[in-house]
Large-subunit ribosomal RNA, domain II from a metagenome, 693 nucleotides, folded computationally. Its Rfam family is "Bacterial large subunit ribosomal RNA".

Context: one part of a larger RNA
This record gives sequence, structure tokens and C1' cells, in this order.
RNA sequence: GCCAACGAGUUUUAGCAUACUGCUCGGCUAAGCCCGCGUAGGGUGGAGCCAUAGGGAAACCGAGUGUGAAUAGCGCGAUCGUAGUAUGCUAAAGACCCGAAGCCAAGUGAGCUUGUCAUGAGCAGGGUGAAGUUUCGCGAAAGCGAGAUGGAGGCCCGAACCGGUGACCCGUGCAAUAGUCUCGGAUGACUUGUGAUAAGAAGUGAAAAGCUAAUCGAACUUGGUAAUAGCUGGUUCUCUCCGAAAGAGCUUUUGGGUUCGCGUCACGCGUUCCCUACAGGGGUAGAGCACUGGAAGGUCUCAACAGGGAGAAAUCUCGUGAGACCUAUCAAACUCCGAAUACUGUAGGUUAAAAGCGUGGCAGUUAGACUCCGGGGGCUAAGCUCCGGUGGUCAAAAGGGAAACAGCCCAUGAUCUCUAUUUAAGGUCCCUAAAUCUACACUAAGUGCACUUAAGGUGGUGAAGUUUCUCUAACAUUGAGGAGGUUGGCUUAGAAGCAGCCAUCCUUUAAAGAAAGCGUAACAGCUCACUCAAAUAGAGACUUCGCGCCGCAGAUACUCGGGGCUAAGUGUAGUACCGAAACUGAGGGCUUUCAUUGCAUUCGUGCAGUGGGAGCGGUAGGAGAGUUUUCGCAUCAGCUGUGAAGGUAAAGGGGUGACCCAUACUGGAGCGUUGCGAAGUAAGAAUGUUGGC
Repeated sequence: GCCAACGAGUUUUAGCAUACUGCUCGGCUAAGCCCGCGUAGGGUGGAGCCAUAGGGAAACCGAGUGUGAAUAGCGCGAUCGUAGUAUGCUAAAGACCCGAAGCCAAGUGAGCUUGUCAUGAGCAGGGUGAAGUUUCGCGAAAGCGAGAUGGAGGCCCGAACCGGUGACCCGUGCAAUAGUCUCGGAUGACUUGUGAUAAGAAGUGAAAAGCUAAUCGAACUUGGUAAUAGCUGGUUCUCUCCGAAAGAGCUUUUGGGUUCGCGUCACGCGUUCCCUACAGGGGUAGAGCACUGGAAGGUCUCAACAGGGAGAAAUCUCGUGAGACCUAUCAAACUCCGAAUACUGUAGGUUAAAAGCGUGGCAGUUAGACUCCGGGGGCUAAGCUCCGGUGGUCAAAAGGGAAACAGCCCAUGAUCUCUAUUUAAGGUCCCUAAAUCUACACUAAGUGCACUUAAGGUGGUGAAGUUUCUCUAACAUUGAGGAGGUUGGCUUAGAAGCAGCCAUCCUUUAAAGAAAGCGUAACAGCUCACUCAAAUAGAGACUUCGCGCCGCAGAUACUCGGGGCUAAGUGUAGUACCGAAACUGAGGGCUUUCAUUGCAUUCGUGCAGUGGGAGCGGUAGGAGAGUUUUCGCAUCAGCUGUGAAGGUAAAGGGGUGACCCAUACUGGAGCGUUGCGAAGUAAGAAUGUUGGC
């Protein structure tokens, strides 16, 4: 991991509600007692409980009463039962099941380990050479020196022994701490055998909260004990109807509760719901500057007005502050104004199965998400965060589209069947259903082919417009000229159109600057402006728009989903077609309501049939109807060795389904139908338990 078996809302006592049953000129007994073999059953027992009248704190009064001076007003009243059974829920109990870490008590442990006590044992070899003693020398002595002897030491090196430093190895190991190399101590606060001793809030500890039997910031065993768990996980058959919430208030409360809101069921009210019209109040969006404030420009006025500049100073000037006016403005906490919606009221209207409201039973929800719109925070960042909209979807919603894609688009939403129809969004070259459709444009960049790119640049290209020149010849091209005074003056080594400064005239001309650029050391030289001629019909400047280009660098693979496409791209029109569980058609099922028929009726209605209308996605959850298993009572003069239960077999039949029936083989002894009753009643999940593989 798989298979099989087991495995979770039970029981008791109270309370509330609903249904049914008994009784109801009320209902019921409890303990006890009696009969009984009895803990079965029957009888007795009316103590008591509920109801029959309420109001008041009470006295008390009473269909009324309390308040009150009140014969006022107002509050509460002016009624309908009881016992049992079943079901739902609540409370107390282990209370749907499994699950802590823990707390307390009584015991068991020092054969591991810590300390201590008693009694034993062990420490190869080598080195160093303290005190003391002694000899000699010296000395007056104290004593000093040298030699010898001696053999001290938590001394040195290093085996056993004890330890465990570093690395490797191992790391489902040889091993729940080992192995190899290396390393520390090794006559000592040494190591070790045996025996004894100290323990659980206690011991022991050269102290690490270490150790106290692989367990220690409180051992282990058993008990209290099914501790508690606002937490996690799990919780077993079917069908039908409806169907939420993730808001708010309070909460030692924020992942929990409780009340309201929203769901469902029953009963009641009856159109109150919804739509339209009309009538209202408002101060939002917008707008505005009339108030309150902000802020820009200008003019004028005022000020013992910061500061700078000029001046000897007076003073002037630039400015500073305030105010008035003009122009143009800004505001959630401004308003002279002011919508749409929304809200309230009144009236009218559609629908007759849908709302609405009230009372009661049962809930669940109180982590919401994205999207659109209006806002706060943030950076008008976030798949960010916090509000609002009785917006939408998901949650709890499948289907089609968006390549894939809870929250986007379509479907005002999937009861079931159909190789039937029409469409939506979205699409129509192939993958891939449907146009290689029609018309006119644009794009040449594979731009683009859904979202997807900036500022800036662009004589890429298309369109529209304004304007200038032009057959008296434009723009461009080609040919020719582009001169003289003069090398202007100054400066300078030089300065001749062209380093720099000043001036920038005149003449000849068709035209030609005291020169727009290149060039020279300076000249020279080459162009330009300007002019003529040739040839020729359009040429130039600007504005706006469309599509492009550059800007443009990313991580699995270049990607429009791919192939690929010059349209199969982009834009504007148009016509066909495809396309969903939508609509329609055909047929079936169920729910509910209305009408009607039949039967039954306790006259409330129930059951069955026919016809019309509406409906049938669904988590938490509410309501209803069924299936299976085991046992009991009754039933079928039930089945069964002429073969029960059980098992095997996809294939038969019935039922919407859980499931039931039949058949064949196996099996070898019990089992079923129907009506009730009672439950140890349904398995796929719980790191479930046990067994098997």
C1' cells in the first nucleotide's frame, strides 16, 4: 500500500414544541401497600400536579384589576384541557468517536548512573634527582662551596588501565553513540571488584538543571480517568421540495460564543409585495466664489518695512507686509445654487402562484473572494488594504467562449431522453464546426494575427487642409559668368573676401557680398549667394490625421494556442453560415396550484383520474417520502436434502433510486412473505484497530 472484519448522535431523567392515541358535565396518579414464583403483570393508593380567572409588591378585589382624587386615561386581563407514545431540540450526565502536554494519590526502583561508607585489587619500562646524611675544602663562628650518598614529587616520557581532542568512516550502521588513525591522564583530587547506603518536589551533584535502569526543568507503575481540549481529524443507504451566511450589537472578545439579520417548516393575516403616476423633504454629483479659507498676475493705497544696490546726505530704486479693486482660479470638514438615483406617502395597475407581514419549531452562518461603479489609506503601486452599492458572479453553478484559466463574457442558468430546430457570447485557411465571402481603403514592418509597452526621434508611407512660386519658364539639372577700384583701413613677420578689430562704400553690369563655406605660411586654387542660356511642367514651405520604423536587454523552447499567413493583418460597411445542457420541437417523470369527475368521509377533508397554469442547479442547513440489516409478536395450514442461507456469473425482469425478483453452477441446513414493534441498523477515508498478502 491493498483486501477482509470491526469502527462514531446512544441511554436515563426533566423541560419546550409538533403529530397521534385514551379520557374530557376535567385529566393523571407518585411513593407505599396487596395479589403473583417473579425485577413480568394486575389491583389499590388522589398525597400531589396541570387545567378550571385575572390583576396587584401586598392587603385585597374580581371579568375585571393595578395606578390614581377620579365613575378619566393608560398597563395587564376577560380562558381552554390532561396523561401517554413517537419525533425534533435543550439541560444534567463520558453524551457523536478517537487524540494531548499535564494535575493529584498510592506504590516500585541507586544490578545504569551520582555521592558516601566498609573491605579487597591494579598501575611494563625509562628519565629527572628535593630534603636529609656523609666526606673534603674554607671560616673565629654562624655557615658556605664541591663530591658522594639518598630517593621526594596531585614531577617528566610512555604500555596496561582510565578517558574521549581532531579528522575520517558510519549514518534503513557492526553499533539507539560503534570503528580507524590521532590525542589527554597514567603514585593519584588515580582506576577498579564486591557489599552497603541516600529517591521523586525527593535524592545526589568539583554545578552541565547533570544523573536517579536507552526515560528527567520533576523517574517509572497503577489508580482518580472515558481528566479537560473554544483545537485538528473522522462520522457509514436512497429519492423529492426549498435553500443560506461570511453584515451588525455585546463579549479577557476577535479562528469561540450570544442576540438581531439572512434559510426552512407549521399555523394565521390577505395583496400589505412588485410596477407606474403624482406629491414631498434633502444638500450628494456637478457647478460657483455670495460667506469661510487657499493660491496666481496686474493697478492703486498704506506701513517707525526684513534685506540688497546707488549716494556725502536728503533721498531714490529693487524688494517686504497689509488692504481695496480688476483678471483668471481651488476646497472632505466653503456654498448664492443644485440634479439623476434613493427614501417616505397617496392613488391606480399586472400576476393567482408568487411576494409581504405576524406567531411558533429547527437551523446553519458571524475567516469570504474577484469584477464593475463611488470613495479613504498607499505612489489615483499591488492578485494590496479598509468602507459604501439590499450591483454581478464564484462560494453553493455544470454548459459555450476567453489556447490552458473559482470570481471576466454568454446563458434572466443542467428534471430526464433524442444522430431534431433557432440563436447568444465568440467565431468561419488547416489542426477545428462554419466565408480562402462581398465592397473600399491602409500596412511591407511578419508590424500584426486577444490583453501589450513610454518619453523622445523619424524626408518610411497614405489621406485631408492652409499657403508661396510657376509657359512673361518656377524647383532641380547641365553649360557659362561670378568682375573692377582693392592686397578696403587697422593690426601683423605675413593678414590679399575668409586669425582678429573698424567700416561695409562706389563702379562696370544680365549678375557678382569689401564675401556663406573649404583651402594657403601669405598668395594661389575650389565652391556658394547672385545672373544668363539650354531643356522642361509642376515645384516648395507649413498644419492635422492613419498605419509603420527606431527607442526595445532575461532567465526550460524562437513562439500569434500551433501550423502558418502579405492576408488568414488593420480600418469602415454588408450578407451568409457555424456555434451552448439557452430558446423551440417530440416523448416521459416529479412538485405545486386551479378547475372538474368518481369513490370514501368523523363533513374539516382524503384518495384516484382528466384538463389548464407555474416550476424541478445546489454547499451549510430545514422539511418530506422510502430502501437495507438483526431480533421479537402475529400472519401465510408459507418455502426447504425433489436442496435453505451464503457464494460465483457485465448481459433476464421490476423500481427515479437505495434495492428487489428470476435463472445456471456451487453450497449442504435452515429460511422467507405480509402487518406491527425494538435496535449493538448501512463504511472509503479518522498518520483508525485487528488479521492476511
Its mean pLDDT, the model's own confidence on a scale to 100, is 82. RNAcentral holds the full RNA, with entries from SILVA.